[in-house]
The prediction has a mean pLDDT of 78. This is a predicted complex of two RNAs, RNase P RNA and transfer RNA, with 445 nucleotides together.
RNA sequence: CAAGUAAACCGGGUGACCGCUGUGAUAGUCUUAUGGCUGUCAUAGAGGAAAGUCCGAGCUCCACCAGGCAGGAUGCUGGGUAACGCCCAGGAGGGGUGACCCUACGGAAAGUGCCACAGAAACAUACCGCCCUUCCUUCAGGAAGGGUAAGGGUGAAAUGGUGGGGUAAGAGCCCACCAGCGGCUGGGUGACCAGUCGGCUGGGUAAACCCCAUCCGGAGCAAGACCAAAUAGAGGGACGAAGGGACGCCCGGCCUGUUCCCUGGGUUGGUCGCUUGACCCUGGUGGUAACAUCAGGGCUAGAUAGAUGGUCACUGUCCUUCCCAUUGGGAGGGAUACAGAACUCGGCUUACAGGUUUACUUGACCC
RNA sequence: CGGGGUGUAGCGCAGUUGGUCUAGCGCGCAGCGUUUGGGACGCUGAGGUCGGCGGUUCAAAUCCGCCCACCCCGACCA
Numbered sequence: 001c002a003a004g005u006a007a008a009c010c011g012g013g014u015g016a017c018c019g020c021u022g023u024g025a026u027a028g029u030c031u032u033a034u035g036g037c038u039g040u041c042a043u044a045g046a047g048g049a050a051a052g053u054c055c056g057a058g059c060u061c062c063a064c065c066a067g068g069c070a071g072g073a074u075g076c077u078g079g080g081u082a083a084c085g086c087c088c089a090g091g092a093g094g095g096g097u098g099a100c101c102c103u104a105c106g107g108a109a110a111g112u113g114c115c116a117c118a119g120a121a122a123c124a125u126a127c128c129g130c131c132c133u134u135c136c137u138u139c140a141g142g143a144a145g146g147g148u149a150a151g152g153g154u155g156a157a158a159u160g161g162u163g164g165g166g167u168a169a170g171a172g173c174c175c176a177c178c179a180g181c182g183g184c185u186g187g188g189u190g191a192c193c194a195g196u197c198g199g200c201u202g203g204g205u206a207a208a209c210c211c212c213a214u215c216c217g218g219a220g221c222a223a224g225a226c227c228a229a230a231u232a233g234a235g236g237g238a239c240g241a242a243g244g245g246a247c248g249c250c251c252g253g254c255c256u257g258u259u260c261c262c263u264g265g266g267u268u269g270g271u272c273g274c275u276u277g278a279c280c281c282u283g284g285u286g287g288u289a290a291c292a293u294c295a296g297g298g299c300u301a302g303a304u305a306g307a308u309g310g311u312c313a314c315u316g317u318c319c320u321u322c323c324c325a326u327u328g329g330g331a332g333g334g335a336u337a338c339a340g341a342a343c344u345c346g347g348c349u350u351a352c353a354g355g356u357u358u359a360c361u362u363g364a365c366c367c
Numbered sequence: 368c369g370g371g372g373u374g375u376a377g378c379g380c381a382g383u384u385g386g387u388c389u390a391g392c393g394c395g396c397a398g399c400g401u402u403u404g405g406g407a408c409g410c411u412g413a414g415g416u417c418g419g420c421g422g423u424u425c426a427a428a429u430c431c432g433c434c435c436a437c438c439c440c441g442a443c444c445a
Stems, first nucleotide, its partner, number of pairs: 001363010012315007020045011047338001051349002054347005059220004067250003071216005076090005091105001092103004106211002111209002113205003127152002129148008160178006179201001181198007224272004234263005242256003265444003279298008316336009368441007377394004386425001396412005418434005
């Protein structure tokens, strides 16, 4: 210098004018009062994803969810956490020259199902071929019985692979190496790793049913609480050995005419929930890390049909054209993303113009 | 804001215990026949990334994950 890998971060700035929402102060005005309305001043005012709503929680209600079944979720090991399907560290497998990256990664000798077409056979089978015995025979061969998974052929997949011995022909039948399985020894908390011995090997699919281990009651801030206003607490239906609920079934328990469902009627107001929180910043300590803990400091949107905006000027970054011009300077044009809070957090996923920093890898060149 | 569902030819629908499915039916469309001409009828044919991307599997419309589009439901009082 070029090409890459990983992590962290920014995601325009300044000023003026005109607006919007919250809070505080203050003036006027209305009201018995809390308070409302109008004006002035001060102050605060979107994100890294506020998004998708895919997971996990807080919070609230369902009297309590007490038990069982069904159903669902997760799935290598150890840790972190309020919790998780998230994060960290490690193991195994795979990819890359490498930095590094990826993995839905429990069990297929517990059982069941499926494996289309082709093929003899898809899980216990002989189509061609090879070999043996008997018989026939025109001495080419043919028939019957048996052995054989080495070769051919089919298929996505064919009974561990390669080589040698052996055999009538063959075969883990035997041997060497490799793969796999099981036992033992050693190391590790563990996944697992290393060594050694053994019988020689029992296809795939669990994002098919299933088995094993762990976890899970349901609904959601339109939850829910309070105040105010208005209307016909009207009509129909369900049911007493019955019915009901906040969403599967059973059972226990609870409630029941002031029950449940449908239609019809009224209102379209206000307050709380609502933003101080598993919060943010800096530093110390423990830990490989995720994270935990201690000390100091900070307050950082709360709208309700939904505020956080618009115009102008200067300017930052990138691209491009022209001029002056050896580094460079000037002028013009264009671009500046994705997207916007709606109860609140922790994650994941997806979208994103352009840019910055740090560490590392590979290659080339120079000293 | 919250919850649920759907997506297959121009339109309406089948097909999802994975398999001769490079997916089928009706209407519509095109051509031919019939008719003097049109309609109806008969024959033939075209038309599909099964919403998109990725994964599991020998094999995916069907199973799994992520994304996209559309539709439906949900206020309170008595």

Rfam match: Bacterial RNase P class A. The family's RNA type in Rfam is ribozyme.